This is a predicted structure of a 112-nucleotide RNA (Glycine riboswitch aptamer) from a Rubrobacteraceae bacterium.
RNA sequence: UAGAAGGGCGCGGGAGAGAGUCGGCGGGGAGUGCGCUUCCUGUCGGUCGCCGAAGGUGAAAGGGUUGCGAGAGCAAGCUGAAUCUCUCAGGCACAGGGACCGCGCACCGGAG
Numbered sequence: 001u002a003g004a005a006g007g008g009c010g011c012g013g014g015a016g017a018g019a020g021u022c023g024g025c026g027g028g029g030a031g032u033g034c035g036c037u038u039c040c041u042g043u044c045g046g047u048c049g050c051c052g053a054a055g056g057u058g059a060a061a062g063g064g065u066u067g068c069g070a071g072a073g074c075a076a077g078c079u080g081a082a083u084c085u086c087u088c089a090g091g092c093a094c095a096g097g098g099a100c101c102g103c104g105c106a107c108c109g110g111a112g
Base pairs, nucleotide, nucleotide: 001112006108007107008105009104010103011102012101013100018048020047021046022045023044024043025042026041027040028039029038030037031036049092050091051090055088056086058084062079063078065076066075067074068073
């Protein structure tokens, strides 16, 4: 310094999978013969089925180390990516969240 990567902030886009079911507690609405019935919703627990894009798990090629071996090699372990894998967590109407992408910034940073 007319400032890279990577961050931060703001705005926008953003998939998948049951509004499952049983029970407890709470809130609201409607009906009511005031006993109750019914609908929606929140939360806790159980249960069946599923999703992968918060986070997290695993580790291929490659690279290195150690031991054995004359050598070729063999064995063990370290490192090592993802939208792959697992499904712990999270999620399965709307909302919210959401890897990732785009635009912007007078912010951090300091490659060159």
NCBI's taxonomy places the organism under Bacteria, Bacillati, Actinomycetota, Rubrobacteria, Rubrobacteraceae.
The sequence was found by an Rfam model in a public genome assembly.
The prediction has a mean pLDDT of 80.